Molecule: Glycine riboswitch aptamer
Organism: Candidatus Fermentithermobacillaceae bacterium
Parts: sequence; C1' cells; structure tokens
RNA sequence: AUGAAGGCGCCGGGAGAGUCCUGCGGGGAAGCAGGCGCCGAAGGAGCAAGGAUGUCCAUCUGAAACUCUCAGGCAGAAACACCGUCGCCGGACG
Repeated sequence: AUGAAGGCGCCGGGAGAGUCCUGCGGGGAAGCAGGCGCCGAAGGAGCAAGGAUGUCCAUCUGAAACUCUCAGGCAGAAACACCGUCGCCGGACG
C1' cells in the first nucleotide's frame, strides 16, 4: 500500500394472507378473550442426491426461496427473507 470471504449498521426497495364473526372495553380507536378461515420472506423444525464409517444392511453427515406452520403474520403502522448504495470491523490475495 491492494482490500477477497465473512460480519455489523444507516438509508432505499421489499411480497403474501379476514379492516372476518362474537363478547368485554370505550365518545371513538386501540386493546383483551374466544371462534372459524388463511399466509410464508423474522426465527425455528424436516430431508434428496452425494459423501463417510462399519459390513450387506444400518449409522452419521447432508441445502434451500422446497416442506411444516411451533412461533410470527392476515387495513394502516411495525416487523420481514432478499437486493442495492454507503460506512465500519475483518485481513484472503498481491
């Protein structure tokens, strides 16, 4: 002095599904409880090919935007995987 992988943060973009019904509440809205119906892109959980080990069958490992829907969500807001710019950490490579 170059500044990869990876990580964090601000900002911008960012889908889906009931402003459902009943009761309480209250001026209203929010909220609380119950009921049915839904969504998947916080998080969480599951496994295929393959690989490994022991020996003919078992065990381990094994991804997701796939699957499940525990959690979360179903007007708006918030949150949100992911994408982009910028900043910082980092220090591969040269």